Source information:
The part of an RNA shown here (large-subunit ribosomal RNA, domain VI) has 244 nucleotides and comes from a soil metagenome.

[in-house]
Context: one part of a larger RNA
Parts: sequence; C1' cells; structure tokens
RNA sequence: UGUGUGAUGUCUGAGGGGAAGGAUCUUCUAGUACGAGAGGAACGAAGGUUCGAAGCCUCUGGUUUACCGGUUAUCCGACAGGGUAGGCCGGGCAGCUACGCUUUAAUAGAUAAGUGCUGAAAGCAUCUAAGCACGAAGCCCACCUCGAAAAGAGACAUCAUAGAACUCUCAUAGAAGAUGAGGUUGAUGGAACUGGUGUGUAAGCACGAAGGCAACGACGUGUUCAGCAUGCAGUCCCCAAUUG
Repeated sequence: UGUGUGAUGUCUGAGGGGAAGGAUCUUCUAGUACGAGAGGAACGAAGGUUCGAAGCCUCUGGUUUACCGGUUAUCCGACAGGGUAGGCCGGGCAGCUACGCUUUAAUAGAUAAGUGCUGAAAGCAUCUAAGCACGAAGCCCACCUCGAAAAGAGACAUCAUAGAACUCUCAUAGAAGAUGAGGUUGAUGGAACUGGUGUGUAAGCACGAAGGCAACGACGUGUUCAGCAUGCAGUCCCCAAUUG
C1' cells in the first nucleotide's frame, strides 16, 4: 500500500517451521510356552536408570565490585567515621544459573518391501486382472510454534457519542525501533512507614580485666535478636506523571 467506510478486540486455519526422543534395567507375564532333561522365551502391562531436548528457580549447589561483619598496611593529628589496595577473609536476599526441579504420555489413518483371502483369463494352478485383508523407528495425524498478503485477500462481537500517535512516569519488555503497565476518576516510579530478608549484637556510657609506681590497658559483660542495609511485598498522593 492492498483487502472499496473507519476502529478496537476475539477467533478460524490454507500453508510453513520444529519435531524428540534414543539406549538400558527390574517386576508381572512365568519357571509358563518349548524341551526327555539340562535349561528356558515372547506378545502385552507396570515401574525405574542414563544420555539428549524444552521450560523453570520452590528446594539443593554456584555466583552475588547491592549489602553486613572481622582483620592487615597506609592516609585523613587521636576517637568516631571514612579513603586506597575488588587488600585478605566469614556470610549473603533478589537476579542469573546447574550440579537442582518439572515434562518428554497416548492414539488413529493411508502405505513400502513382504504376507494373505477369494478368483478368472488358461475346466487346473495363481496374492491380481475385477474385488477384499494385513504390514515399518519411515508418510499423514497427534505434540510445540508461526500463520488473513490465503488476490477465492476469511469469520464473529462491539463502537462510530470513534480511535490513534506524539509527550511524560515506568517494566513482567528491551541493541535501536517495538511490546507491555500507567498518567490525578492515579499506586506508574521515587521518598517515607510497616512487614519480610541479610549480617550478627553498633556508637556512647557503666562495670570488670593479665599487668603497670602511675598514666594506661588487648579483651570481656550489660544497655542490645542491637546497629546498619534492603534491586522484595504492602500502605500512603509527600514528590514526579501538569498543561498540551
């Protein structure tokens, strides 16, 4: 741009892509069929293991230069609080991940080679000439996914009191576009608060403390499940989504 009015939403599915399942074990079948015995199956059913594939982060493990704590050297005069060396080390939520979790189930149809039934040409025979039936991890369906530009250009509902874009706050989205959630009739982001989570008991003060003439004193106990932090959830229009 088209689909001869425009818009929004929900579908159909011509057609396209992926295709995914593989291997193996155990139990039942069954000590059955078979076999003199010794031995010893299968069809089918159920349940596992492993490799692979797809998805996810509740658990487990990893990472975690958001965060909390211990400690070394040095600097800010000392304390407190910090800077630098991701200094070294102990933990660690979210996120991302595998070593973790979930699924990987079933069916139908038409056939190939092949196996047959009936059966003539050719009084017989013959799976074939008419007719009929089986038969593969392969084909088609089933499963996942794209798909009204499928020119035979589809359907349904609603609206036309339309709708959309820019712009602004953003994330379940993201290279840019795009997509999605919102814009005061508002919880979209920030702040604050509450809860949860992480670390592990802050500073100050008080008491104790090996020692020391004294000054002082590592460290311990109490105040204190503290202090600090928060990419999470909620509450709340305080700030920004105003006006256009």
It matches the Rfam family "Bacterial large subunit ribosomal RNA".